[in-house]
Context: one part of a larger RNA
Molecule: small-subunit ribosomal RNA, 5' domain
Organism: Spumella sp. NIES-1846
RNA sequence: GGAUGAACGCUGGCGGUAUGCUUAACACAUGCAAGUCGUACGAUCUCGUGGCGCACGGGUGAGUAAUACAUGAGAAUUUACCUUUAGAAAGAGGAUACCAAUUGUAAAAUUUUGAUAAACCUCUAUAUGUACAUUUUGUAUAAAAUAUUUUUUAAAAUGUCUAAAGAAAAGCUCAUGUCUGAUUAGCUAGUUGGUGAGGUAAUAGCUUACCAAGGCGAUGAUCAGUAGUUGGUCUGAGAGGAUGAUCAGCCACAUUGGAAUUGAAAAACGGUCCAAACUCUUACGAGAGACAGCAGUGGGGAAUUUUCUGCAAUGGGCGAAAGCCUGACAGGGCAAUACCGCGUGGGGAGAUGAAGGCUUUUUUAGUUGUAAACCUCUUUUUUUAAGGAAGAAGAUAUGACGGUACUUAAAGAAUAAGCAUCGGCUAACUCUGUGCCAGCAGCCGCGGUAAGACAGGGGAUGCAAGUGUUAUCC
Repeated sequence: GGAUGAACGCUGGCGGUAUGCUUAACACAUGCAAGUCGUACGAUCUCGUGGCGCACGGGUGAGUAAUACAUGAGAAUUUACCUUUAGAAAGAGGAUACCAAUUGUAAAAUUUUGAUAAACCUCUAUAUGUACAUUUUGUAUAAAAUAUUUUUUAAAAUGUCUAAAGAAAAGCUCAUGUCUGAUUAGCUAGUUGGUGAGGUAAUAGCUUACCAAGGCGAUGAUCAGUAGUUGGUCUGAGAGGAUGAUCAGCCACAUUGGAAUUGAAAAACGGUCCAAACUCUUACGAGAGACAGCAGUGGGGAAUUUUCUGCAAUGGGCGAAAGCCUGACAGGGCAAUACCGCGUGGGGAGAUGAAGGCUUUUUUAGUUGUAAACCUCUUUUUUUAAGGAAGAAGAUAUGACGGUACUUAAAGAAUAAGCAUCGGCUAACUCUGUGCCAGCAGCCGCGGUAAGACAGGGGAUGCAAGUGUUAUCC
């Protein structure tokens, strides 16, 4: 000198664009944040069965030094929805929820019986195809003719099943790179490899039985500490150094620990089960809960916002659609937190160099200072009034923002300047007070009676809606 998600002191006019718990992954009152489909079904209600979604989106960075990330390769895999292609949809049966009755309870839950529907469930057949064994063939493997509309009696739309391909996505493997410590030198028995078996969507000690004794390590294993990572960001001429807020990609986590279920995909933030700590309710028998979603509260802290509006746009879920839902998102509010822009007036004239202040033994003085007063002009800004968008996706309709931006008119210089410094480094000097006191200070150092260094006044210098200090990085 530059920089910051900054904080603190003093001060503070406006606009635009961004940003805003860096600390306690501390605890959380309240509301909302994931539903939707009547063109699947029973009921007729707001309920229930069923389907799809809830694995996305949103948050956080605790853990993790490698099951991570970055770059580059790869083979032994899977994929709901979407697209394309080829085919299929034959026959038979069953249960159950809501409901009714019943049991039971403080509540949350719960028991038994009876009846019923489906795109719910089961069985049989078929096999384009696929897989396996064999090469004549055999074995295994599917379905919901459900519903609606229109003409019309067969079509159309949506849906179901199988196979192949695509798209996009996911899992897996390998190589290289990836902080500090040797005052951590040896580490490892499923450990390293093989065979058989099991297991997975798939490879593999992934698991297991047996066999062999390997594998890693001063090119730093193991252990310990610290840490999400990358694109990037800051600085620097560069090389580097530091950093990883916002935005984007990947990973991990959801009170702590563990487990599976469903599903194409989870070992699942607002699902289930078990255990623990904590909080709450209780009729003491038993139950309920999880903001690192958006707001908000307490606490911690130098320090970080509204319990706002809307689904109008973009995007997402469901639906044939209308549409519903969406604290994603779009917006408004708060904060000089940052960056950028604008203003706080322009011109003229003005010497009696006004008054006042300060200084001074050139006193008819110097300085503040052409500054003011005065005349004139303008209206960015301000206030008032009137008009008033684009953003809507080309029929109509549909705007939270918003009567906002913007435009026009009127009024009137009107509403708008501070902060720090002035011994040297370093731009800017004097007076008074104080008297090694009170105090200043980044370094050198000032202050003990004429202090350009303390405090105040005047003046000056720098920057300016800011300015100075502190902290951190280069």